Small-subunit ribosomal RNA, 5' domain from an uncultured bacterium, 473 nucleotides, folded computationally. Rfam family: Bacterial small subunit ribosomal RNA. RNAcentral holds the full RNA, with entries from ENA and SILVA. Model confidence (mean pLDDT): 85 of 100.
Context: one part of a larger RNA
RNA sequence: GAUUGAGUGCUGGCGGCAUGGCUAAAACAUGCAAGUCGAACGAACCCGCAAUGGUGAGUGGCGAAAGGGUCAGUAACGCGAUCGAACGUACCCCGAGGUGGGGGAUAGCCGCGGGAAACUGCGGGUAACACCCCAUGAUCUCUACGGAGCAAAGGUUUACCGCCUUGGGAGCGGCGAUCGUCCUAUCAGGUAGUUGGCGGGGUAAAGGCCCACCAAGCCUUAGACGGGUAGCGGGUGUGAGAGCACGGCCCGCGACAUCGGAACUGAGACACUGUCCGGACUCCUACGGGAGGCUGCAGUAACGAAUCUUCCGCAAUGGGCGAAAGCCUGACGGAGCAAUGCCGCGUGUGGGAUGAAGCGUCUCUGACGUGUAAACCACUGUCAGGGGUUAAAACCAAUGAUUGACCCCAGAGGAAGUGGCGACUAACUCUGUGCCAGCAGUCGCGGUAAUACAGAGGCCACAAGCGUUAGUC
Numbered sequence: 001g002a003u004u005g006a007g008u009g010c011u012g013g014c015g016g017c018a019u020g021g022c023u024a025a026a027a028c029a030u031g032c033a034a035g036u037c038g039a040a041c042g043a044a045c046c047c048g049c050a051a052u053g054g055u056g057a058g059u060g061g062c063g064a065a066a067g068g069g070u071c072a073g074u075a076a077c078g079c080g081a082u083c084g085a086a087c088g089u090a091c092c093c094c095g096a097g098g099u100g101g102g103g104g105a106u107a108g109c110c111g112c113g114g115g116a117a118a119c120u121g122c123g124g125g126u127a128a129c130a131c132c133c134c135a136u137g138a139u140c141u142c143u144a145c146g147g148a149g150c151a152a153a154g155g156u157u158u159a160c161c162g163c164c165u166u167g168g169g170a171g172c173g174g175c176g177a178u179c180g181u182c183c184u185a186u187c188a189g190g191u192a193g194u195u196g197g198c199g200g201g202g203u204a205a206a207g208g209c210c211c212a213c214c215a216a217g218c219c220u221u222a223g224a225c226g227g228g229u230a231g232c233g234g235g236u237g238u239g240a241g242a243g244c245a246c247g248g249c250c251c252g253c254g255a256c257a258u259c260g261g262a263a264c265u266g267a268g269a270c271a272c273u274g275u276c277c278g279g280a281c282u283c284c285u286a287c288g289g290g291a292g293g294c295u296g297c298a299g300u301a302a303c304g305a306a307u308c309u310u311c312c313g314c315a316a317u318g319g320g321c322g323a324a325a326g327c328c329u330g331a332c333g334g335a336g337c338a339a340u341g342c343c344g345c346g347u348g349u350g351g352g353a354u355g356a357a358g359c360g361u362c363u364c365u366g367a368c369g370u371g372u373a374a375a376c377c378a379c380u381g382u383c384a385g386g387g388g389u390u391a392a393a394a395c396c397a398a399u400g401a402u403u404g405a406c407c408c409c410a411g412a413g414g415a416a417g418u419g420g421c422g423a424c425u426a427a428c429u430c431u432g433u434g435c436c437a438g439c440a441g442u443c444g445c446g447g448u449a450a451u452a453c454a455g456a457g458g459c460c461a462c463a464a465g466c467g468u469u470a471g472u473c
Base pairs, nucleotide, nucleotide: 001473002472003471004470006469007468008467009466010465013345014344015343016342017341018340019338020337021303027300028299030298031297032296035062036061037060040059041058044055045054046053069256070255071254078181079180080179081178082177083176084175087173088172089171092169093168094167095166096165097164098163099162100134101133102132103131109124110123111122112121113120114119140149141148142147154161155160156159182228183227184226189219190218191217194216195215196214197213199211200210201209231253232252233251234250235246236245237244238243258279259278260277261276262275281292282291283290284289309335311334312333313332317331318329319328320327321326348379349378350377351376358370359369360368361367362366383414385409386408387407388406389405390404392403393402417462418461419460420459421458422443423442424441428457429456430455431454432453438445439444
């Protein structure tokens, strides 16, 4: 000098765009953050003469594995770059073929119970695109090449949406290899599923991934193993560069969801607002037993030098469901708070010398500085204030949470501070103090004329900021 997710002192007019719990991955009151489909299903209820229509609980489908948060763990199962072969894929796109027949249940419901509650038992009975069986069946699967095996569902209405099997695609994902990826030797040896083989199991898939048997290997001073620290990258800061330091916001990848473990469902999870088990903690209880998980958005309390509203809207963009209308969406779009940062604007403009008063200084009847500064005269109208018109973000139509543009009114009014003035370093005098009180980034000032302390006048710098502290180069 530059820079910051900053803190702090003094001060503070407006707007735009960003940013805002870095500490306790400690604990959380309350509300909201994932639903949707009646054009899959039967019953119930409502309107109605009826048809039609409407509303939910339940069954069923799709979604809930996304979006959102955080960086605890992780030094490699990660990430980055470049390659690879033994794989999967719901929804979407292209192609081929098919969609025949039958059956038994179950929730809701009704009846009777248990329990403080959470919830739950027995009996009866009902539907489906829920479940099961038979048929057909290939270019599908397996194969000893003879053969064997495997599917489907309908709905509203006259045109679609579906369903089953199969081939291909797109996008996405799983897996492997090489290279790179912090400090430490006051860590020198580490390793028995360990290293390889054969055969199997398992998986969507290669593989000690797992297992039986066999061999004795494998890694390591080019740092194994251990310890410490840390999410990684695109990038960011600084620097002429090389480099050094960092990884907040945004994007990609990974990991995590009170702590530990496990699987279920599913195309996909070993699943933040699913399930089960164990631990800690909190809450309810009729003491028998139950409930919970903000590292979602707000918010509370705690911690801390320190970090915001329990706001508005689904109008836009995007996502889920639906044939659609639409519903849901703390994603998102906006507003609010904070000079936290960057940028822009303003706090007037022109004239004006009895060079007024006041204050300060001096060579003190007076002169000089503050200073065209003020008063005074003439004007302008940014911003803030009041009133009106109107466009765009918005689409065939309809639909705007929020923001802007233009015109008019009024009237200089409401809007300047902070730090410094010994040298470095731009800017000097007076008074007070007297090695005291104090200053200080370094050198150093202060012991009676202190341009260095304190006050005043003057001046210098920057300016809605200016100093200071801390971090980085």